């Protein structure tokens, strides 16, 4: 780099260092930022995997489920910030625009495969 599966409207600092950028990429929007961006550390959140405890049972074990948060990741502005492709509904009106919904694409994270 690639494939599979699951999840993506919840949650998380008035901290320290740092100094100008950032919100994945492209396009178009819209935002955040010297009242301090990225990044690093600490703190926190969550519960995907491991562990542990409970549940289950005549009994034992596993699965499922519940809890915990010790270990491995992850996350810590805005729905994945919004749209980009397709379909449907409604409205205007005509093969165009707007709004909403659904699906898809792309992406992120986890676990697994090769």
């Nucleotide at each position: 780099a690639u494939c599979u599966u699951a999840u993506c409207c919840a949650g998380a600092g008035c901290g320290a260092c740092g100094g100008a950028g950032g919100g994945a990429a492209c396009u178009g929007g819209c935002c955040c930022g010297a009242u301090g961006a990225a990044g690093u550390c600490c703190g926190g959140c969550a519960a995907c995997c491991u562990g542990c405890a409970c549940u289950c049972c005549g009994a034992c074990a596993a699965u499922c489920g519940u809890g915990u948060a010790a270990g491995g990741u992850g996350c810590u502005a805005a729905c994945u910030c919004c749209a980009g492709c397709a379909a449907a509904a409604u409205g205007g009106g005509u093969a165009c625009c707007a709004u909403u919904u659904u699906g898809g694409a792309a992406g992120a994270u986890a676990a697994g495969g090769g």